[in-house]
RNA sequence: GCUCCAAUGGUGUAGUGGUAGCAUCCAAGCUUCCCAUGCUUGGGACCCGGGUUCGAUUCCCGGUUGGUGCA
Numbered sequence: 001g002c003u004c005c006a007a008u009g010g011u012g013u014a015g016u017g018g019u020a021g022c023a024u025c026c027a028a029g030c031u032u033c034c035c036a037u038g039c040u041u042g043g044g045a046c047c048c049g050g051g052u053u054c055g056a057u058u059c060c061c062g063g064u065u066g067g068u069g070c071a
Stems, first nucleotide, its partner, number of pairs: 001070002004067004010024004018054001025043006047063005
């Protein structure tokens, strides 16, 4: 330098056009003599810009970051 892949709560992940989900985490409550475990409720996210579309996490283009391969 070129090619390809990835980017979603604090962390790890699912989600191929219309509702962003799960686990963990945090807070409160229940349970317990206390702790732990367990249960309930709540909080927390689509890397950035543009385009297509009635509508974009999803499709297209560019960028940023990280990684694989080639040189």
A computed fold for a 71-nucleotide RNA from Amoebophrya sp. A120, annotated as transfer RNA. Taxonomically the source falls in Amoebophrya (Eukaryota, Sar, Alveolata, Dinophyceae). It matches the Rfam family "tRNA". The family's RNA type in Rfam is transfer RNA.